[in-house]
Molecule: THF (Tetrahydrofolate) riboswitch aptamer
RNA sequence: UACAGAGUAAAUCCACAAGCGUAAAGUGCCUGCCGAACGGGGAGUUGUCGGCGGGACGAAAAGGGGCGCGUCCCCUUGCGGUUUGUGGGUUGCAUCCCGCUGUG
Repeated sequence: UACAGAGUAAAUCCACAAGCGUAAAGUGCCUGCCGAACGGGGAGUUGUCGGCGGGACGAAAAGGGGCGCGUCCCCUUGCGGUUUGUGGGUUGCAUCCCGCUGUG
């Protein structure tokens, strides 16, 4: 100096467990503000994620038991583009610079 390569956070799917909801949550969609993370180091978005506010929409139940007879409580089994954790699979630095490994 040229070429090739490795590795993260995270995202997503599946299984299991524990919750929440099954009227009013949540998830998903639009939007404003604020913040965070983004291969070993540095920078870092119009991308990602989170918090708060606003807007439009709006899913998911049956059975049994109890008494205090209620928009009540408990149990079982379901259900929900539900939450968290654990395990596994898949994808995986937006991008730029440097570094690392291999070869010439």